[in-house]
Order: sequence, then C1' cells, then structure tokens
RNA sequence: GCACCCUUAGCUUAACGGAUAAAGCUCCGGUCUUCGAAACCGGCAAUGGGGGUUCGAUUCCCUCAGGGUGCACCA
Repeated sequence: GCACCCUUAGCUUAACGGAUAAAGCUCCGGUCUUCGAAACCGGCAAUGGGGGUUCGAUUCCCUCAGGGUGCACCA
C1' cells in the first nucleotide's frame, strides 16, 4: 500500500430495518446473617466520530478514527 473482519454499559456478549436497546459478571442499595459469604429482591450505566438513504438505522451506504487477519513492499 491492497483486501477482508471487528468497534453496543466498567468487562463479556445479544438485538429480521420497527415495542421502552436485552442479558451475564462487576458496582450500589435492601432482605437474610452476630458479622461476612452465598442466596433472593431492586437500582445505575451503552450503540467509536461525522454525513447519507429511509416514515423509521445498533442494523444499509460513504467517510474518518481505533483494533485484528491475510497479501504485497521492505539491501
């Protein structure tokens, strides 16, 4: 340099173009307990940036950024 893939919560993952973006772990609060742990109940928190298509975009298109894989180049 070329091609392809990935980017959603603190972490790991879901979500035919259509309901209020869903869960597990973590964290916080509560119940329980002598205290903790466990268990149970509840809660906070997210679509990488910008633009486009569409009645409607996490999803499709373009671009930028970051990451990965392969190839090429490399005295």

Model confidence (mean pLDDT): 81 of 100. A computed fold for a 75-nucleotide RNA from a Patescibacteria group bacterium, annotated as transfer RNA. The source organism's lineage runs through Bacteria and Bacteria candidate phyla. Rfam family: tRNA. It is annotated as a transfer RNA.